[in-house]
Context: one part of a larger RNA
């Protein structure tokens, strides 16, 4: 010396479950496969190093030595790591007609506001729209307001740094079914644990397939304004789509732009959901526990700032970066109905 990084400079897969692999708690005994010792054999000469010798010196030659850090065999050593056996409860895990919170999922049922459209009634002359206007709608009676009917879709206040989910997301109200997750106490099981290449399931919004459904809102698309045009922003319409059922699609600033897990390491202030104690027993105060905020010691950082929900100190496993730009692009494979995904380059250029 034996690389260095990953919140914003390139660089955490969107997120789980998991197969191989890597990696593991305590204690005892054993064992000798890794380690560690010594012996022994071998590691061809020549080079390289040392010390001497011959060419007058040197390069060159030459002579001995020491290396040759490997490898095999053998002896011995048991602390670590691994095997093997025996055990343990502090790691994970089960149990209990134990407790309580929760937009977690999935079907079903059902509710009002509003919007629109039809029907009818009152009643007229203008509504609507903009910066100003116009297209448009009304004297076939509109707009306005009242009854009524139908229909879709979304759930206003309650709503919160609030809560639940791996992650996408997840919110009107009732019922069935259904996943986690926390918290008590006592029992059992005994390392059954972490990670996770390959595989596998889930995965906004658009988008395709079939078939439905259409209030509103709306790509395209028409028209009317604006303008020097105006294939645009403003208006009036208005079709895919949005909605439901199956079935693809697999991507997003799919973000904490911040991978999982587990130890440690100053506090203060608010939130949730539990638990335990006090108390003037509705109300608070004091501990504790899992989440979810806000600010901050130490250390960290290029700053910003992160700061016990790390971006401080460490461990173990993956995963990815390695100058800009050509390019996440050709070709090639794989998947896909298709759009188009994934894996992924060079020539050239600065």
């Nucleotide at each position: 010396c034996u690389g260095g990084g990953c919140g914003u400079a390139a660089a955490g897969c969107g997120u789980g479950c998991g197969u191989a692999g890597g990696u593991g708690g305590u204690u005892u005994g054993u064992u000798a496969a890794g380690u560690u010792a010594g012996a022994u054999g071998u590691g061809a000469a020549a080079g390289c190093c040392c010390u001497g010798g011959g060419c007058u010196c040197a390069a060159c030659c030459u002579a001995g030595g020491a290396a040759c850090u490997g490898c095999a065999u053998u002896u011995a050593a048991a602390a670590c790591u691994g095997g093997c056996a025996a055990a343990c409860u502090a790691g994970a895990g089960u149990a209990u007609a134990g407790g309580g919170a929760g937009a977690g999922g999935a079907a079903a049922g059902u509710g009002g506001a509003a919007u629109u459209u039809c029907a009818g009634g009152u009643g007229u002359a203008g509504c609507g729209g903009u910066g100003a206007a116009a297209u448009g709608c009304g004297u076939a009676g509109a707009u306005a307001u009242c009854u009524g009917a139908a229909g879709g879709a979304a759930c206003a206040u309650c709503c919160a740094u609030g809560g639940c989910g791996a992650a996408g997301g997840c919110a009107g109200c009732u019922u069935u079914c259904u996943g986690g997750a926390c918290u008590a106490a006592u029992a059992c099981u005994g390392a059954c644990a972490c990670u996770g290449a390959g595989g596998u399931a889930c995965g906004a919004a658009a988008g395709c397939g079939u078939g439905g459904g259409u209030a509103g809102c709306a790509a395209a698309c028409a028209g009317g304004a604006u303008u020097a045009g105006a294939u645009a922003c403003c208006c009036u319409g208005g079709u895919a789509g949005u909605c439901c059922a199956c079935g693809c699609c697999g991507u997003a600033a799919a973000c904490g732009a911040u991978g999982a897990c587990a130890a440690c390491u100053a506090g203060c202030c608010g939130u949730u959901g539990g638990g335990a104690g006090g108390g003037u027993u509705u109300a608070c105060c004091u501990c504790u526990u899992a989440g979810u905020g806000g600010c901050g010691a130490a250390g960290c950082u290029a700053a910003c700032g992160c700061g016990u929900u790390a971006a401080g100190u460490u461990g173990u496993c993956c995963g990815c970066c390695u100058g800009g730009g050509g390019a996440g692009u050709a070709c090639g494979g794989c998947c896909g109905c298709a759009a188009g995904g994934u894996u992924a380059a060079a020539a050239c250029u600065c």
Molecule: small-subunit ribosomal RNA, central domain
Organism: uncultured Gammaproteobacteria bacterium